[in-house]
The RNA shown here (SAM riboswitch aptamer (S box leader)) has 105 nucleotides and comes from Terribacillus halophilus.
RNA sequence: UUCUUAUCCAGAGAGGUGGAGGGAUAUGGCCCUGCGAAGCCUCAGCAGCAGAUCUGACUACAGACACUGUGCUAAUUCCAUCGGUUCAUAACCGGCAGAUAAGAU
Numbered sequence: 001u002u003c004u005u006a007u008c009c010a011g012a013g014a015g016g017u018g019g020a021g022g023g024a025u026a027u028g029g030c031c032c033u034g035c036g037a038a039g040c041c042u043c044a045g046c047a048g049c050a051g052a053u054c055u056g057a058c059u060a061c062a063g064a065c066a067c068u069g070u071g072c073u074a075a076u077u078c079c080a081u082c083g084g085u086u087c088a089u090a091a092c093c094g095g096c097a098g099a100u101a102a103g104a105u
């Protein structure tokens, strides 16, 4: 890099630095932002994918834990985009794309 599988309406922020953008990409919408964006650093937290450990005697499986490897900490993955259901511009379902984990390559 690519492929496969699972999950994505829950949860969880302060300080320092920085100095104008940010919410993946494109378009549109909406929103955050000099009462300080992104990035970086420190600390804290959330969650529980994989490993370790513990419990259910063992395998399988289930549960626990939070030690290890990740991940995450505005808004549903912020919303729409393609298709469908529908009287319908509303609502719902599916897909595409994306993110994360594990395995393979």
Stems, first nucleotide, its partner, number of pairs: 002104007013043005021032003026081004044073003049069003053064004077097001082094004
Lineage of the source: Bacteria > Bacillati > Bacillota > Bacilli > Terribacillus. Model confidence (mean pLDDT): 85 of 100.